Notes:
This is a predicted structure of an 85-nucleotide RNA (SAM riboswitch aptamer (S box leader)) from Fructobacillus sp. The coordinates come from a structure-prediction model, not an experiment, and the mean pLDDT is 86. The source organism's lineage runs through Bacteria, Bacillati, Bacilli, Lactobacillaceae and Fructobacillus.
[in-house]
RNA sequence: UAACUAUCAAGAGCAGGGAAGUGAUACAGCACGGUGAACCUGCACCAACCGGCAUUCGCACGGUGGUAAUUCUGUAAGAUAGGCA
Numbered sequence: 001u002a003a004c005u006a007u008c009a010a011g012a013g014c015a016g017g018g019a020a021g022u023g024a025u026a027c028a029g030c031a032c033g034g035u036g037a038a039c040c041u042g043c044a045c046c047a048a049c050c051g052g053c054a055u056u057c058g059c060a061c062g063g064u065g066g067u068a069a070u071u072c073u074g075u076a077a078g079a080u081a082g083g084c085a
Stems, first nucleotide, its partner, number of pairs: 001085001004082005013043005021032003025076005044067003048064004052059002071077001
């Protein structure tokens, strides 16, 4: 990186920097944003999958992941994890 398998209406924020866009992409909507979004950093949190421990059923110890709205909605299409190649 490709394909495969499973899941995607649950859950989870504060601070510092930053400075106008953001919600992956396209179209059509809708929403959020100078009462400071995106993005970066720090700490915190969630518990989706795998590992570990546990075995009334949880822990958050490790690896990825995540912390506006059903993946924001519709159509295409995507995201996350795991093993294999």